Source information: A computed fold for a 267-nucleotide RNA from a Bacillota bacterium, annotated as Bacterial large signal recognition particle RNA. The organism belongs to Bacillota, within Bacteria. Model confidence (mean pLDDT): 78 of 100. The sequence was found by an Rfam model in a public genome assembly. It matches the Rfam family "Bacterial large signal recognition particle RNA". Gene Ontology terms of the family: SRP-dependent cotranslational protein targeting to membrane, signal sequence recognition and signal recognition particle, plasma membrane targeting. Rfam's curators write: The signal recognition particle (SRP) is a universally conserved ribonucleoprotein involved in the co-translational targeting of proteins to membranes. By type it is a non-coding RNA gene.

[in-house]
RNA sequence: CCGUGCUAGACGGGGAGGUAGCGGUGCCCUGUAACCCGCAAUCCGCUAUAGCGGGGUCGAAGCCUGUCCGAGGUACCCGUUUGUCGAGGCUGGCCCAAGUCGGGGGGCGUUGACAAUCGGGUCCUGCGCAACGGGAACCCGUGAACCCGGUCAGGUCCGGAAGGAAGCAGCCGUAAGCGGGUCACCCCGUGUGCCGCAGGGGCGCCUGGUUCGAGCCUCUCGCUUGGGUAACGCUCGGGUGACGCGGUAUCGAAGACAGGUGCACGG
Numbered sequence: 001c002c003g004u005g006c007u008a009g010a011c012g013g014g015g016a017g018g019u020a021g022c023g024g025u026g027c028c029c030u031g032u033a034a035c036c037c038g039c040a041a042u043c044c045g046c047u048a049u050a051g052c053g054g055g056g057u058c059g060a061a062g063c064c065u066g067u068c069c070g071a072g073g074u075a076c077c078c079g080u081u082u083g084u085c086g087a088g089g090c091u092g093g094c095c096c097a098a099g100u101c102g103g104g105g106g107g108c109g110u111u112g113a114c115a116a117u118c119g120g121g122u123c124c125u126g127c128g129c130a131a132c133g134g135g136a137a138c139c140c141g142u143g144a145a146c147c148c149g150g151u152c153a154g155g156u157c158c159g160g161a162a163g164g165a166a167g168c169a170g171c172c173g174u175a176a177g178c179g180g181g182u183c184a185c186c187c188c189g190u191g192u193g194c195c196g197c198a199g200g201g202g203c204g205c206c207u208g209g210u211u212c213g214a215g216c217c218u219c220u221c222g223c224u225u226g227g228g229u230a231a232c233g234c235u236c237g238g239g240u241g242a243c244g245c246g247g248u249a250u251c252g253a254a255g256a257c258a259g260g261u262g263c264a265c266g267g
Base pairs, nucleotide, nucleotide: 001267002266003265004264005263006262009058010057011056012030013029014028015027020047021046022045023044024043035055036054037053038052039051063260064259065258066257067256068255072251073250074249075248076247077246078244079243080242081241084238085237086236087235088234090233092232093229094228095227096226097225098224099223101222102221103220104219105218106217107216108215115211116210117209118208119207120206121205122204123200124199125198126197127196128195129193130192131190132189133188134187135186137182138181139180140179141178142177148173149172150171151170156165157164158163
C1' cells in the first nucleotide's frame, strides 16, 4: 500500500415555542443516500453521557474537530404605513359676528337721497268726552200655609135677641226678594279709544316744513378682522398590527477548506 471480516460511530440538522432543563411529537427553515414499528400537548421520554423500547442497513469515512461563507429564525431599536385611542384651533374645512374694502343682483332717489334745523306723532301723567261693563233709578211681571193688608163663604166664639168679635180656605193687593226691559239722568270700574285739553319726557322710530344738492337701503360672493368647532383635513403623542435587499445582538441548516480517529487476519 492492497484485500477480507469487525468495532466505535452514522442512518439528518437547525430556529422559535414549550420546559427547572434536555430531547421528541406539532409549526417553520434547510436539505437528502439521510431506514422501519410503538409512545406523545392541561403531552411523551429522560437528567448534564439528558428521548425511550424493538427491528434493520451502512461502516473508518457518509465518522469527529476547527475556520470561512451563510438560507432562515428570534429579541431590541429605527423608518414607512393600515386601522384605533387621546390631545391641539392650526393661514385647511365648517359655523357665527363685525368691517364696508372690492365685485355682482334688486329697490328707493332731481316729483329731491344723505345731512342739518324747526314742528307733529309714537311714550308718560292728570282732566274731559266717548265706548263697554256693573250698580242705582224707573217700568213690567212674579212674589207670604201661619207669624203682611183688605174682603172674608163655611165653621168658631160672645149675646135672650138685635147684633158683635176673632178669623182659615178662596179672591184681590202688597213688602223684601226674584225675573225681564229701558238706560235719557246719577255713581263706580277699565289690558277700551285713527277723540279733545293741559303738562312732562325723548331724539330711537314714523312724518310734515325749510336749507343743501346725490346719494341711500338691502341681498349675495370675495377679502380682512375677531370668536367658535375635534365630523373631515392637518400636527403631536400612546398602545397595536403589517412591511423594510434598515441597524445591532444572538442562534444557525446546507456548502467549502483544513486537521483528526481504530481492531484482527492474509498478501